Molecule: transfer RNA
Organism: Nitrososphaera sp.
RNA sequence: GGAUGGGUAGUCUAGCCUGGUUAGGAUACCUGUCUCACACACAGGUGGUCGAGAGUUCGAAUCUCUCCCCAUCCA
Repeated sequence: GGAUGGGUAGUCUAGCCUGGUUAGGAUACCUGUCUCACACACAGGUGGUCGAGAGUUCGAAUCUCUCCCCAUCCA
């Protein structure tokens, strides 16, 4: 330098193909119930510039373009 895949909550990840009403789950954290107490379990809650910018559209995590970062392969 080229090709492919990926970037979504503290962490892991679904959704992207085929645009549509408040972005889902697990885990972690907080609160409550339970316990002598802790853990487990159960119930509830907080937490997201969806990597950045631009474009298309009534509407973009999703489509298009550019850039940044990570991984693998080729040179």